[in-house]
RNA sequence: GGAACAUUAGCGAAAUGGUAUCGCACUCGGCUCAUAACCGAUAGAUUCUGGGUUCGAAUCCCAGAUGUUCCA
Numbered sequence: 001g002g003a004a005c006a007u008u009a010g011c012g013a014a015a016u017g018g019u020a021u022c023g024c025a026c027u028c029g030g031c032u033c034a035u036a037a038c039c040g041a042u043a044g045a046u047u048c049u050g051g052g053u054u055c056g057a058a059u060c061c062c063a064g065a066u067g068u069u070c071c072a
Stems, first nucleotide, its partner, number of pairs: 001071007010024004018055001027041004048064005
């Protein structure tokens, strides 16, 4: 210098262009003499940033940022 892939909740991951789900963790409750385990419930995201296309974008296009890998 060139290329590919990745970026979504505190963490790890899903998601045919059509109200972003799941597990763990947190919080509350149940169970227990008590703790863990187990069971139930609540809350938590303007999907890395900025534009564009579209009636509608996590998803498609462009530019950028960060990380990983490969080539030179």
Molecule: transfer RNA
Organism: uncultured Clostridia bacterium